[in-house]
RNA sequence: GCCGGUGUGGCGGAAUUGGCAGACGCGCACGACUCAAAAUCGUGUUCCUUCUGGAGUGCCGGUUCGACCCCGGCCACCGGUA
Numbered sequence: 001g002c003c004g005g006u007g008u009g010g011c012g013g014a015a016u017u018g019g020c021a022g023a024c025g026c027g028c029a030c031g032a033c034u035c036a037a038a039a040u041c042g043u044g045u046u047c048c049u050u051c052u053g054g055a056g057u058g059c060c061g062g063u064u065c066g067a068c069c070c071c072g073g074c075c076a077c078c079g080g081u082a
Base pairs, nucleotide, nucleotide: 001081002080003079004078005077006076007075010026011025012024019065027045028044029043030042031041032040046055047054048053058074059073060072061071062070
């Protein structure tokens, strides 16, 4: 250089013939239980906001009524190859 794969919350990891983004688990916060703690259980857990809404799946564009998903370019990492 060429070919292929991967990129989603703090972390792992779902969602794919294009139709509710973040299921589930871990972690964290608060609460219950306990003399106290561990374990267990419950609730919450992206960001901005004028609280109506808006943004967000590596980055920038495109297609579409609608994109994590399709197309183009780029970036990072992994593998293969000369």